[in-house]
């Protein structure tokens, strides 16, 4: 120095152009005599940065910045 892959809530993941999906964790309320189990809702996301394509961009495209794994 090249070449691939990955970065999305506190933490783990789906989604590859039409406005983000689930668990787990918070928090509530019902359940219990009370904890815990378990049901029920709810908060919580500038989609790793910055540009460009599009009517529209996590999703394409450029550089870059972190991880990783290969080649010199």
């Nucleotide at each position: 120095g090249g070449g691939c892959c990955g970065g999305u809530g506190g933490u783990c993941u789906a989604g590859g152009g039409g406005u983000a999906u689930g668990a787990c964790g918070g928090c509530g309320c019902c359940c219990u005599c009370a904890c815990g189990c378990g049901g029920c809702g709810c908060a919580g996301g500038u989609c790793g940065g910055c540009g460009g394509u599009u009517c529209g961009a996590a999703u394409c495209c450029g550089c870059c910045c972190c991880g990783g794994c290969c080649c010199a």

A computed fold for a 72-nucleotide RNA from a Candidatus Aenigmatarchaeota archaeon, annotated as transfer RNA.
Rfam family: tRNA. Gene Ontology term of the family: triplet codon-amino acid adaptor activity.
The sequence was found in a public genome assembly.